The part of an RNA shown here (small-subunit ribosomal RNA, 5' domain) has 496 nucleotides and comes from an uncultured bacterium. The coordinates come from a structure-prediction model, not an experiment, and the mean pLDDT is 82. Its Rfam family is "Bacterial small subunit ribosomal RNA". Gene Ontology terms of the family: structural constituent of ribosome and ribosome.

[in-house]
Context: one part of a larger RNA
RNA sequence: GAACGAACGCUGGCGGCAUGCCUAACACAUGCAAGUCGAACGAAGCCUUCGGGCUUAGUGGCGCACGGGUGCGUAACGCGUGGGAACCUGCCUUUAGGUUCGGAAUAACAGUUAGAAAUGACUGCUAAUACCGGAUAAUGUCUUCGGACCAAAGAUUUAUCGCCUUUAGAUGGGCCGCGUUGGAUUAGAUAGUUGGUGGGGUAAUGGCCUACCAAGUCGACGAUCCAUAGCUGGUCUGAGAGGAUGAUCAGCCACACUGGGACUGAGACACGGCCCAGACUCCUACGGGAGGCAGCAGUGGGGAAUAUUGGACAAUGGGGGAAACCCUGAUCCAGCCAUGCCGCGUGUGUGAAGAAGGCUUUCGGGUUGUAAAGCACUUUCAGUAGGGAGGAAAACCUUAUGGCUAAUACCCAUGAGGCUUGACGUUACCUACAAAGAAGCACCGGCUAACUCCGUGCCAGCAGCCGCGGUUAUACGGAGGGUGCAAGCGUUAAUC
Numbered sequence: 001g002a003a004c005g006a007a008c009g010c011u012g013g014c015g016g017c018a019u020g021c022c023u024a025a026c027a028c029a030u031g032c033a034a035g036u037c038g039a040a041c042g043a044a045g046c047c048u049u050c051g052g053g054c055u056u057a058g059u060g061g062c063g064c065a066c067g068g069g070u071g072c073g074u075a076a077c078g079c080g081u082g083g084g085a086a087c088c089u090g091c092c093u094u095u096a097g098g099u100u101c102g103g104a105a106u107a108a109c110a111g112u113u114a115g116a117a118a119u120g121a122c123u124g125c126u127a128a129u130a131c132c133g134g135a136u137a138a139u140g141u142c143u144u145c146g147g148a149c150c151a152a153a154g155a156u157u158u159a160u161c162g163c164c165u166u167u168a169g170a171u172g173g174g175c176c177g178c179g180u181u182g183g184a185u186u187a188g189a190u191a192g193u194u195g196g197u198g199g200g201g202u203a204a205u206g207g208c209c210u211a212c213c214a215a216g217u218c219g220a221c222g223a224u225c226c227a228u229a230g231c232u233g234g235u236c237u238g239a240g241a242g243g244a245u246g247a248u249c250a251g252c253c254a255c256a257c258u259g260g261g262a263c264u265g266a267g268a269c270a271c272g273g274c275c276c277a278g279a280c281u282c283c284u285a286c287g288g289g290a291g292g293c294a295g296c297a298g299u300g301g302g303g304a305a306u307a308u309u310g311g312a313c314a315a316u317g318g319g320g321g322a323a324a325c326c327c328u329g330a331u332c333c334a335g336c337c338a339u340g341c342c343g344c345g346u347g348u349g350u351g352a353a354g355a356a357g358g359c360u361u362u363c364g365g366g367u368u369g370u371a372a373a374g375c376a377c378u379u380u381c382a383g384u385a386g387g388g389a390g391g392a393a394a395a396c397c398u399u400a401u402g403g404c405u406a407a408u409a410c411c412c413a414u415g416a417g418g419c420u421u422g423a424c425g426u427u428a429c430c431u432a433c434a435a436a437g438a439a440g441c442a443c444c445g446g447c448u449a450a451c452u453c454c455g456u457g458c459c460a461g462c463a464g465c466c467g468c469g470g471u472u473a474u475a476c477g478g479a480g481g482g483u484g485c486a487a488g489c490g491u492u493a494a495u496c
Stems, first nucleotide, its partner, number of pairs: 001496002006492005013344006020336001021302001026300003030297003035062003040059002043056005069255003078180006087173002092169002096165004100134004109124006140149003154161002181227003188218003193215008230252004234245004257278005280291004308334001310333003316330001317328004347377004357368004381437001383433005391424001396418008440485005445466003451480005461468002
């Protein structure tokens, strides 16, 4: 000098854009953060113009593995980079086919009943795109190449949406080389350890697991152990080389009270799912139960220190749905903080009697100083009043043309017209009004821009280094003046 997720002191007008628990991965009151589908299904309730419609607890489907948070752990194929083959992949695109015949239940519901509650138990009834069986069976799977084996579900406005098998793709996920902090006051480490064979397991390779066999494998090119740490794109600094760092944004990883485990599923060993154990908190009728903010707000605590228990789904995106639409603390906005960066303002011109006052003086004066007052003007910003874009394109309705089709139904594409959809928002911006509302902080011995007076008297004090102060202190304290920066200015911490 630069820079900061900063803090502290003094001060503080406005706007734009960003940032905002770095500490206790400490504990959490309360609300919200993941639902949706009646065009899969029966049923209950309500309304009915008897055509039907509305609401939903339950069964069922899809989603909840995304999005959001945090950095505990991890020195590792975790990450970065380059490469490879033994695999799976819901939704999506694409290819070729199929969608047949039956069956038994069960929740809801009704009745009885246990319990304080959480939650159940028994009996009876019922549906499905829930469940099961038969048929069909290839270009699919397995194969000893003879063969063997495997599926489906319907809904309704009759045109579509689905369902099953299959081909290819896309997307996502599992392996290897190299690189990746410090310590030798850590020198030996290792028995599933290293390799082979058989088997198991997996979507798949593999000591991944197991039985047997062999005795290997790693290591001063630093194994093992200990400590520290999420990694990267990047960020800061520097002419660069390098050094430091890994907040915000983006990619990957890990975690979800602590430890362990699996279930479901295309995908999890699953933040707002399940089971077990533990600690803690809460309810209890003492028999037993409930919970997990490292989601968004918010509370206590810790700390030098870090915000609102806000609005909206209008836009972008996500989930569900044929759609209308519903949900979305993702997101978009608003609120708070000079925390940072950037911009603007606090007036402009004129004005010498160089006014008064202050300070100083060699008492003549000098300085504050065109500064003020006065006169003329302007109105940015804030304020008040009025006007007023864009973020909105879609979806929906009517209609025309083209495509599809037996069809002037539907559906798709394009065009025209109509009807609307804004949280922000008292928006941005424009017009009118009045000099009216808006300057501080640090420093002035040298480094280092800026000097005098008074007080103090090695005291009180200053100080980044050198050093000032013991009676004329430009170095302490005050004043006047000056210098530097400016809505900031200084100090402190850590970095280059």